[in-house]
RNA sequence: CCGUUAUCACGAAAGCCAGAGGGACUAGACCCGAUGAAAGCUUAGCAACCCUUUGCCAAAAGAAGGUGCUACAUUCUACCGCCAUAAGCGGACAGAUAACCA
Numbered sequence: 001c002c003g004u005u006a007u008c009a010c011g012a013a014a015g016c017c018a019g020a021g022g023g024a025c026u027a028g029a030c031c032c033g034a035u036g037a038a039a040g041c042u043u044a045g046c047a048a049c050c051c052u053u054u055g056c057c058a059a060a061a062g063a064a065g066g067u068g069c070u071a072c073a074u075u076c077u078a079c080c081g082c083c084a085u086a087a088g089c090g091g092a093c094a095g096a097u098a099a100c101c102a
Base pairs, nucleotide, nucleotide: 003100004099005098006097007096008095013043014042015041016040021032022031023030026078027077028076029075044070045069046068049066050065051062052061053060054059074094079091080090081089082088
């Protein structure tokens, strides 16, 4: 990198540094940003996939460790369906995370 499975609900930020972008990509919309974006670092926290403990299982509890995450939201539209259209709803695609894997 490819693939399989599960989830995409909830939750959780301060400081330092940096200096113009950011919300995955393309286009449009919407929003955040010099009252300081991204990246990086420190500390803290959230969650509970792996994990730990108990347990025959179901399950329960936990948070030492491996990841992940800590504006709003997988932000909306794009493809399909319901729908007379729109709005709205659902799904697909795509993507993110985890575990496994030739």
The RNA shown here (SAM riboswitch aptamer (S box leader)) has 102 nucleotides. Of the family's consensus pairs, 97% are formed in the model. It was read from a public genome assembly, where an Rfam model found it. Its mean pLDDT, the model's own confidence on a scale to 100, is 81.